[in-house]
Context: one part of a larger RNA
RNA sequence: GUCUGCGAGUUACUAGGACGGGCAAGGUUAAGACUCUAAGAGUUGAAGCCGGAGGGAAACCGAGUCUGAAUAGGGCAUCAAGUCCGUCUUAGUAGACCCGAAACUGUGUGAUCUAGCCAUGGCCAGGUUGAAGUGUUGGUAACACAACAUGGAGGACCGAACUCAUUGACGUUGAAAAGUCUCGGGAUGAGCUGUGGUUAGUCCGGUGAAAUGCCAAUCGAACACAGAGAUAGCUGGUUCUCCCCGAAAUGUAUUGAGGUACAGCGUUACGUGUUUCGUUUAGGGGGUAGAGCACUGAAAGGGCUAGGGGGCUUACCAGCUUACUGAACCCUAUCAAACUCCGAAUACCUAAACGUGAAGCGUAGCAGUGAGACUGCGAGGGAUAAGCCCCGUGGUCAAAAGGGAAAUAGCCCAGAUCGACAGCUAAGGGCCCUAAUCAUAAGUUAAGUGUGAAACGAUGUGAGAUCGCAUAAACAGCCAGGAGGUUGGCUUGGAAGCAGCCAUCCUUUAAAAAGUGCGUAAUAGCUUACUGGCCGAAUGUGAUCUUGCGCGGAAAAUGUAUGGGGGCUAAAACUUAUACCCGAAGCUUCGGGAUCCCGCAAGAGCGGUGAUCGGUAGGGGAGCGUCGUAAGUGCAGUGAAGCUUGAGCGUAAGCACAGGUGGAGCGCUUUCGAGUGAGAAUGCAGAC
Numbered sequence: 001g002u003c004u005g006c007g008a009g010u011u012a013c014u015a016g017g018a019c020g021g022g023c024a025a026g027g028u029u030a031a032g033a034c035u036c037u038a039a040g041a042g043u044u045g046a047a048g049c050c051g052g053a054g055g056g057a058a059a060c061c062g063a064g065u066c067u068g069a070a071u072a073g074g075g076c077a078u079c080a081a082g083u084c085c086g087u088c089u090u091a092g093u094a095g096a097c098c099c100g101a102a103a104c105u106g107u108g109u110g111a112u113c114u115a116g117c118c119a120u121g122g123c124c125a126g127g128u129u130g131a132a133g134u135g136u137u138g139g140u141a142a143c144a145c146a147a148c149a150u151g152g153a154g155g156a157c158c159g160a161a162c163u164c165a166u167u168g169a170c171g172u173u174g175a176a177a178a179g180u181c182u183c184g185g186g187a188u189g190a191g192c193u194g195u196g197g198u199u200a201g202u203c204c205g206g207u208g209a210a211a212u213g214c215c216a217a218u219c220g221a222a223c224a225c226a227g228a229g230a231u232a233g234c235u236g237g238u239u240c241u242c243c244c245c246g247a248a249a250u251g252u253a254u255u256g257a258g259g260u261a262c263a264g265c266g267u268u269a270c271g272u273g274u275u276u277c278g279u280u281u282a283g284g285g286g287g288u289a290g291a292g293c294a295c296u297g298a299a300a301g302g303g304c305u306a307g308g309g310g311g312c313u314u315a316c317c318a319g320c321u322u323a324c325u326g327a328a329c330c331c332u333a334u335c336a337a338a339c340u341c342c343g344a345a346u347a348c349c350u351a352a353a354c355g356u357g358a359a360g361c362g363u364a365g366c367a368g369u370g371a372g373a374c375u376g377c378g379a380g381g382g383a384u385a386a387g388c389c390c391c392g393u394g395g396u397c398a399a400a401a402g403g404g405a406a407a408u409a410g411c412c413c414a415g416a417u418c419g420a421c422a423g424c425u426a427a428g429g430g431c432c433c434u435a436a437u438c439a440u441a442a443g444u445u446a447a448g449u450g451u452g453a454a455a456c457g458a459u460g461u462g463a464g465a466u467c468g469c470a471u472a473a474a475c476a477g478c479c480a481g482g483a484g485g486u487u488g489g490c491u492u493g494g495a496a497g498c499a500g501c502c503a504u505c506c507u508u509u510a511a512a513a514a515g516u517g518c519g520u521a522a523u524a525g526c527u528u529a530c531u532g533g534c535c536g537a538a539u540g541u542g543a544u545c546u547u548g549c550g551c552g553g554a555a556a557a558u559g560u561a562u563g564g565g566g567g568c569u570a571a572a573a574c575u576u577a578u579a580c581c582c583g584a585a586g587c588u589u590c591g592g593g594a595u596c597c598c599g600c601a602a603g604a605g606c607g608g609u610g611a612u613c614g615g616u617a618g619g620g621g622a623g624c625g626u627c628g629u630a631a632g633u634g635c636a637g638u639g640a641a642g643c644u645u646g647a648g649c650g651u652a653a654g655c656a657c658a659g660g661u662g663g664a665g666c667g668c669u670u671u672c673g674a675g676u677g678a679g680a681a682u683g684c685a686g687a688c
Stems, first nucleotide, its partner, number of pairs: 001688006011094013026050003032044005054061002064076004097237002100234001104227006115199009124189001126158003129154001133150006162186003168181003201219001205215003240623006250263005264369002266366007275359001277355008290342001291340002296336003300332004307325002309322004372397007380389002402413003417592004422588003428582003431566003437579001439578006450568001456552002460549012477534005483507003488502003513528001517526002593613004597608004624677001626674003630670006642661005648655002
């Protein structure tokens, strides 16, 4: 891992409700007793319980009573049948659907492992070094001292056994639940070791050269058993079928936030009977969007102007002035969630009519939900960031399949009762992949734009508009002129059109600046404006604005890689218009089923050109199968169950029939009762 088997809402009591039944103003027995065909049944047994009357704290009164001075008013009653048993369902109490802690408490068992200690034993090859002491000799007055011998000390040295475990490798479903090889430490010592003994577990134990180490492969509190099925607002699992309806992820509260209570939303039964919903009409209130500046504030420019500052003047009073400041007022132009002289659309409220097989409301039973997600619109927070956070209001997903968006819960279209080798459409599409016009008409784009992006930039190109110039010849080009006063004045070393400052006149002219740019040290030189000529536009040539489509701006990591690909250019791109077609589980057609409703029947049917039938949590309904009880009825050695093969039947769970195998029991109908259905629980056991 697979297969087979086992594996989870049970039982008792007490309550509520639904349904079925008995009796009924009553209903019912409990223990006990007696009898019998005796784990049971029958007959008794009225104690007790519920109901039949309530009100009041109570005394007490009573269809009333309490309050009250009250005969008032008010509160609660008076009006509706209960009770016992059974089945189902839910709650409570019990382990209470099953499995699962870490822990807590009690009583015991452990020091054959290991830590310390006690008692008694054992062990340490070989080699090296050579302390004290001693002896001899030298030496001294004597010591001291020195040398040489001797001697054999040491948590001394090297190194086996022994012991430990530093390095590296191997091993890592190992040879081994800690090892092997190798390099290593200690090796007469705080050494190693045998045997026996001793010290212990929450009154915070023992032992510890101290690491929370060790105390039998277990240690921040050993192990065994018991309390015990501890508790688990947590995780996982919870077994057959079909039919009808179908949620929530919100509010309030919570030692509350992944739990719970009440409400909201679901379902079932009963009641009510259009009260619901939609549209239209009529009538309402509002202060949002917008707008506005009349209030409250903010705020740009200007005018006018009180006050203040500066200057002048002044003995004082005053006065004059101001490129300063500046309230109020006026003009122009603005802003506001906490501004409003105004003010919608929607929404909301009321009423009526119409429509709809469709709700709404009440009572009772049973829930689940109380983590929501994205998207459009309106706000807030954030950075007018986030697949961000938080509200409101719609939608979808959740709990929704189908078609489209290449793929893609939340986007677009559309809501799957079943069948069909029928038709029409939606979104989206119609060159090929790929179903359907390379369709028609008129334009645009040249960028493969389309098929990703901004500020900004640009004689890209289409459309529109306005203003110039132009046969009195424009624009561009070519030929020629482009002068004089004058080198204007100042400045400067110089400044002559052309460093800079000031001024910017006059003359001759067809025209020519006290000079547009280059240039020089300064001149010179080239050029422009401006003028003439040549040329020649049947429309040209400039400027500006609006607008369509394009261009640049444009750099990323495996490989083109921002059309899904091939590929596409009077498109297979974009804009506008037209016709046709494709396209879904939508709609229609044909056939079948179910639910509800209506009508007719009234014992379960018939009819309907009535509607409905996606579905998680969840509510409700109807069934299949397994094992057994009782009654009835059947099959079976002329072959039961079980197993197996086969193209049968039923909406499903499932059920037949025939053959084979097998070799002794088994079915059907009705009824009752459960140890009643397996794929999941890192489920349990076995087999392979």
Molecule: large-subunit ribosomal RNA, domain II
Organism: Chthonomonas sp.